[in-house]
Molecule: c-di-GMP-I-GGC riboswitch aptamer
RNA sequence: UUGAACAAAGGCAAACUCGUACGAAAGUCGGGGACGCAAAGCCACGGGCCUUCCGUCAUGAUCUCAUUCAUGGCCUGGCAGCCGGGUUACUCAAG
Repeated sequence: UUGAACAAAGGCAAACUCGUACGAAAGUCGGGGACGCAAAGCCACGGGCCUUCCGUCAUGAUCUCAUUCAUGGCCUGGCAGCCGGGUUACUCAAG
């Protein structure tokens, strides 16, 4: 520098579950757990997916006194274990 077939010290931890935790929710955090992971370390930059408390817009319904409700868009928040990108690094292999 390139790579992850084999091996292995060590590492992480999906689903599920528990909680006097945070949140509207998605989800996060901590304990248990182990499906998997060679970056399943870190960063929401591009795409994607999830969320709908507040705000806002559109459509429909209700009421015509105000309003209320439903669906969808935007906004917002989240997912790095969806893909790409950036960045740092252990082991092993080859040079």